[in-house]
Context: one part of a larger RNA
RNA sequence: GGCGGAUGCCUUGGCUUCUAGAGGCGAUGAAGGACGUGAUAAGCUGCGAAAAGCUGCGGGGAUUGGCACAUACGAUGUGAUCCGCAGAUAUCCGAAUGGGGCAACCCGGCAGGUUGAAGACCUGUCACUCGUAAGAGAGCAAACCCAGGGAACUGAAACAUCUAAGUACCUGGAGGAAGAGAAAACAAUUAGUGAUUCCCAGAGUAGUGGCGAACGAAAUGGGAACAGCCCAAACCGUUUUUGUUUCGGCAAAAGCGGGGUUGUAGGACCACGACAUAGUUUGCAUAUUUAAAUGGAAUAGUCUGGAAAGUCUAACCAUAGAGAGUGAAAGUCUCGUACAUGUACAAAUAUGUUAAACUUAGUGGUAUCCUGAGUAGCGCGGGACAUGUGAAAUCCUGUGUGAAUCAACCAGAACCAUCUGGUAAGGCUAAAUACUCCUAGAAGACCGAUAGCGAACAAGUACUGUGAAGGAAAGGUGAAAAGUACUCUGAAUAAGAGAGUGAAAUAGUUCCUGAAACCGUAUGCCU
Numbered sequence: 001g002g003c004g005g006a007u008g009c010c011u012u013g014g015c016u017u018c019u020a021g022a023g024g025c026g027a028u029g030a031a032g033g034a035c036g037u038g039a040u041a042a043g044c045u046g047c048g049a050a051a052a053g054c055u056g057c058g059g060g061g062a063u064u065g066g067c068a069c070a071u072a073c074g075a076u077g078u079g080a081u082c083c084g085c086a087g088a089u090a091u092c093c094g095a096a097u098g099g100g101g102c103a104a105c106c107c108g109g110c111a112g113g114u115u116g117a118a119g120a121c122c123u124g125u126c127a128c129u130c131g132u133a134a135g136a137g138a139g140c141a142a143a144c145c146c147a148g149g150g151a152a153c154u155g156a157a158a159c160a161u162c163u164a165a166g167u168a169c170c171u172g173g174a175g176g177a178a179g180a181g182a183a184a185a186c187a188a189u190u191a192g193u194g195a196u197u198c199c200c201a202g203a204g205u206a207g208u209g210g211c212g213a214a215c216g217a218a219a220u221g222g223g224a225a226c227a228g229c230c231c232a233a234a235c236c237g238u239u240u241u242u243g244u245u246u247c248g249g250c251a252a253a254a255g256c257g258g259g260g261u262u263g264u265a266g267g268a269c270c271a272c273g274a275c276a277u278a279g280u281u282u283g284c285a286u287a288u289u290u291a292a293a294u295g296g297a298a299u300a301g302u303c304u305g306g307a308a309a310g311u312c313u314a315a316c317c318a319u320a321g322a323g324a325g326u327g328a329a330a331g332u333c334u335c336g337u338a339c340a341u342g343u344a345c346a347a348a349u350a351u352g353u354u355a356a357a358c359u360u361a362g363u364g365g366u367a368u369c370c371u372g373a374g375u376a377g378c379g380c381g382g383g384a385c386a387u388g389u390g391a392a393a394u395c396c397u398g399u400g401u402g403a404a405u406c407a408a409c410c411a412g413a414a415c416c417a418u419c420u421g422g423u424a425a426g427g428c429u430a431a432a433u434a435c436u437c438c439u440a441g442a443a444g445a446c447c448g449a450u451a452g453c454g455a456a457c458a459a460g461u462a463c464u465g466u467g468a469a470g471g472a473a474a475g476g477u478g479a480a481a482a483g484u485a486c487u488c489u490g491a492a493u494a495a496g497a498g499a500g501u502g503a504a505a506u507a508g509u510u511c512c513u514g515a516a517a518c519c520g521u522a523u524g525c526c527u
Base pairs, nucleotide, nucleotide: 001519002518008512009476010475013447014446015444016443017442018441019440020439021438022436023435024140025139032093033092034091035048036047037046039071043067044066054087055086056085057084058083059082063075064074065073098107099106100105108126109125110124111123112122113121114120128137129136130135144175145173146172147171148170149169155162159210185193186192197224198223199222200221201220207215208214228428229427230426231372235258236257237256238255239254240253241252242251243250244249263406265371266370267369268368269365270364271363272362278359279358280357281356282355283353284352285351286350287349288348289347290346293341294340295339299314300313301312303310315332316331317321323335324334325333377401378400379399380398381397382396383395384394387413408423409422410421411420412419463470464469483511486498487497488496489495
């Protein structure tokens, strides 16, 4: 010297967290694709036979026909390109839905149209389920949530109860959250608490357990957030049907309206009294916020250098000295930043208001009526409860039985008594909680190209596999292409030598730096 691509420096890309938003899309045809679409067009991006686009409104103000650097031909102050909002168009497949099918293809019916006509073409329509109809459903999607099913490896130093674990996985369903939820609850014998959910402690405690391995509470205290309500029934009225009738009615069933909703029992019913109070929704008005955007302060010279933002000298702005870029390191060069302004459609929030609609109360009496039934409980078999059947309460139920009904019933960890607490067998309910496929902003004692996502590059690409699936490598010239005109050697469109550009060409596109292994040439010494 070659080869090689470590190291250093860099960052377009990742990772993690926080804040705010959004939490869905789809028969008005989604997600995802196929095929097209450009003057020239293989890939990516965009778009859809109206095809890198068309229309309207708003912004903006000089360039422009995407990545993509060339040629040709165009567009644009009659305001383009570009940005925001709203529309039009939107082939074929795909839930795919006229029928079929090996997805992106084939073949039809009906109505209308084109044509002289057609075995041709165009437009529309024709699936299934639920529903009287109107209409709804289906399919896709990262996690979170609820429900129905539900393993094994493993641990127990083997293994069977047990564990792993109601985990993984399968299925169904929903929402921006879901589920739970206004006491037939706890607690306690002296008293008290007052729906649910989540967090901290209680506590690895009480307990459970081949009392092995292991599993593992609750009351209570402290916080987060707070919100309570509606039916069924009694009673009243009414509609329809049915039965009956002395044709006046009566009874039953179903439906609808009023009424009513609880444990200090309450309600119906009877008597008295009253039209108050408070609130919700809709409408209206005002204000604020939300699009693209707009304004936005302040520096000159000297020296070195290829280049000044560096040095030196002298200034200025600052509600702006966050950040990025510019030929090295810029508050005052550029984009920005602080701050201020801003409107269309539409939406959200707050306040006020009157109007409408709706909801919401009292006192006394206690004769009668009502207050959720194949329910509660019990036997047998299982399951859930921290609790493995245990003395086993509580909850669920496959099977069999089967109450009381307010002088009632349930619970307080077998059971009984007393006492205390509550009122099951109907329903709804915001917030505090969980998550992040996605959008915007911010940050990092996170990575810096064998790292960080698999992917900084035409990456879920190339490639492999019948298939399910598996799955890479690959970043850096220079400030700017100024990417080496011209000459020579050469067969040469190879390669090189001059010349030229450049700060640098040992920066020449195999391009920053350029380690080692390995290879060569020259020279010195030794043999």